[in-house]
Context: one part of a larger RNA
């Protein structure tokens, strides 16, 4: 040196856990904010700090309600001074108080500072000082003024009244709009109207009550909007790569409305002359087997409802109550085994010294709210609500339909390209009127555009309960078993490691060794101490030691 055996260090892998993410499902709720959000800074206990509460009234006030013996949050153990059956601590619900900074708004300002008018008030001999309101900006709106420039009550000014600004997880709807990539290259095409960026709503939003589809020679249906299904079909495509419908048919839910216009009447204004026109309010009036107005005729009444208000059940926001078990053996412990009972609308499910319906939470079935919120459904008020005849007149949304050309949208890349939208040109008609049925025309069918309004069925989940899982189990799961935390970076940003004594600290008095608040030996405590705080087990590389053989 080596080999092998044992007995250690040093590591911290498995196993067991499991305070913590992860996903889904189902309800709920879907905003907060100048009455000052989110989001923060800085405080205040006897108390050095860090978390949660709280805000000069600062671990707390105040009312109403539960709730019943101890309390003065947590890390965190004492100490001190108190509180409490006159019902504290605790919960729920409503109010006060809420410094400073933030949209941030009196001016400023390098966010938590600075400095300054006005009114009222503390105090003070006076000043200095301090409390409390108030002093940004837009938008509408309404009163007071008021020019250039004669006139206007125009521009402007002040003043008051309300409104808005800012912040949120995804969903919406518009306005813009890429590129990696695919096409085995790449240009048309894809990726994609996706990613982003804006503006701006809601608890949904957006769409909606036919100028829709259908049909194919004369069947039909009857607003939207989701879901199946049609269908990876019809089509589209350098006919490549790839994109790709709709009707119809089955559900879900289900609801339908009012402007404009002829005409009536009143006001005000203008031209001018007893009448045109122009507003502005009411009234009429909403259709497509066309419909209205206007002329005649009848009819006064049933329902309706998405509007305001109020109010009973019912729900959430604390709770209440809640059956049933002993022996004995093993052990450190008994909930194990052995015997013998009991409950059960409750044997979900968690704690207990090892595995418990019957030991403690619970749970089953029940039971509850001063007071705030939601709420169906009732009631009141408001608001909606018919008909026929005749066919002369009069009206039925205009820079629109429509045409050309340039785009864009639809499965549809210009293509034979219809429809819908839209810059630019031109540019109608009112029922004997237009629009559509994938160029076009003809017959024919079906519908009215240029104006609005509309619940349900649908999307997401920031926050709130419940529940669930062939999900994770500390190098996994969220990046945090917490952390956006230390730490990096000038900034925007980036961004971590790190669980487990023991059933209970019952954490090792006391004595020794040592230079020792290190480390060890006794002692003790425990079921264990090779469970000693570097703590549950405790693998492997690696590293001593000792023993045996080899050399």
């Nucleotide at each position: 040196g080596g080999c092998a055996c044992g007995a250690g260090a040093c590591g911290g892998a498995u196993g067991c856990c499991u305070u913590g993410g992860g996903a889904c499902a189902u309800g709920c709720u879907g905003g907060c904010g100048a009455a000052g959000a989110a989001g923060g800074a800085c405080g205040g206990a006897u108390a050095a700090g860090g978390c949660c509460a709280c805000g000069a009234a600062a671990g707390a006030c105040u009312g109403c309600g539960g709730g019943g013996a101890g309390c003065u949050g947590c890390c965190a153990a004492a100490u001190a001074a108190g509180c409490u059956u006159u019902g504290a601590u605790c919960c729920g619900c409503a109010g006060g108080u809420g410094u400073c900074c933030g949209a941030a708004u009196g001016a400023g300002g390098a966010a938590a500072c600075u400095c300054u008018c006005c009114a009222g008030g503390a105090g003070u001999a006076a000043c200095g000082u301090c409390c409390u309101g108030g002093a940004a900006c837009g938008g509408u709106u309404a009163g007071c003024u008021g020019a250039g420039u004669a006139a206007a009550g125009u521009a402007g000014g002040c003043u008051g009244a309300u409104c808005g600004a800012g912040c949120g997880a995804a969903c919406g709807c518009g306005g813009g709009g890429a590129a990696u990539u695919g096409a085995a290259a790449c240009a048309u095409c894809u990726c994609a109207g996706u990613a982003c960026c804006c503006g701006u709503a809601g608890g949904a939003a957006a769409a909606g009550a036919a100028a829709u589809c259908a049909a194919g020679c004369a069947c039909g249906a009857g607003a939207u909007a989701c879901c199946c299904c049609a269908a990876g079909u019809a089509g589209u495509g350098g006919c490549g790569a790839g994109c790709g419908a709709a009707a119809c048919g089955g559900g879900u839910a289900g609801a339908g409305c009012c402007u404009a216009a002829a005409c009536c009447a009143a006001g005000a204004g203008a031209c001018a002359u007893u009448g045109u026109c122009u507003u502005u309010u009411g009234g009429g009036g909403u259709u497509g087997c066309g419909g209205g107005a206007g002329u005649c005729c009848a009819a006064u009444g049933u329902g309706c409802g998405a509007c305001u208000u109020g109010a009973a059940a019912c729900c959430a926001u604390a709770a209440c109550a809640g059956a049933a078990c002993g022996g004995u053996c093993u052990g450190g412990g008994a909930a194990g085994g052995c015997c013998g009972g009991c409950c059960a609308u409750a044997g979900a499910g968690g704690g207990u010294g090892a595995a418990a319906g019957c030991c403690c939470c619970g749970u089953a079935a029940g039971u509850g709210a001063a007071a705030u919120g939601g709420g169906u459904u009732c009631a009141a008020g408001c608001g909606c609500u018919a008909g026929g005849a005749a066919u002369u007149u009069c009206c039925c949304a205009a820079g629109u339909a429509c045409c050309a050309u340039g785009g864009g949208g639809u499965c549809g890349g210009a293509g034979g390209a219809u429809c819908c939208c839209u810059g630019u040109g031109g540019g109608a008609a009112u029922c004997u009127g237009g629009g559509u049925g994938c160029a076009c025309c003809a017959u024919c069918a079906u519908c009215c555009a240029a104006g609005g309004c509309u619940a349900a069925a649908u999307a997401c989940a920031a926050g709130c309960a419940u529940g669930u899982c062939a999900c994770c189990g500390a190098u996994a799961g969220c990046g945090c078993a917490u952390a956006g935390u230390a730490c990096c970076g000038u900034g925007a940003g980036g961004g971590a490691a790190a669980g487990g004594u023991g059933a209970a600290a019952a954490g090792a008095a006391c004595c020794c060794c040592g230079u020792g608040a290190a480390g060890g030996g006794g002692a003790g405590u425990g079921a264990a101490a090779c469970a000693g705080a570097a703590u549950c087990u405790g693998a492997a590389a690696u590293c001593c030691c000792g023993u045996g053989c080899c050399u």

Large-subunit ribosomal RNA, domain I from a Bacteroidota bacterium, 551 nucleotides, folded computationally. The coordinates come from a structure-prediction model, not an experiment, and the mean pLDDT is 83. NCBI's taxonomy places the organism under Bacteria, Pseudomonadati, Bacteroidota.